[in-house]
A computed fold for a 76-nucleotide RNA from an uncultured Anaerolineae bacterium, annotated as c-di-GMP-I riboswitch aptamer.
Its Rfam family is "c-di-GMP-I riboswitch aptamer". Rfam's curators write: GEMM was predicted in a large-scale screen for bacterial structured RNA regulatory elements.
Model confidence (mean pLDDT): 87 of 100.
């Protein structure tokens, strides 16, 4: 010093379900929760997938791969 990497520590976040609530829907926000995650932080840019359509589009998913940007600790 953290590009590779992912041991120790410290943290962090929060699947499914429940209650509310907003949306025509997928879904989404808060509170419980605690499957799990070294990026389970952003970003909807490429792809899937899923929703609504006047089929001309519009929207949802970053905890589906994928990139791009940022970020704790520093054994092997």
């Nucleotide at each position: 010093a953290u590009u590779c990497c992912g041991a120790u520590a410290g943290c962090g976040c929060a699947c499914a379900c429940u209650c509310a609530u907003c949306g025509c829907g997928a879904g989404g926000u808060g509170a419980g929760g605690u499957c799990g995650c070294a990026a389970a932080g952003u970003u909807a840019u490429g792809g899937g997938u899923c929703u609504a359509u006047u089929c001309g589009u519009a929207g949802a998913u970053c905890g589906c791969c994928a990139a791009a940007c940022c970020g704790c600790c520093g054994a092997a």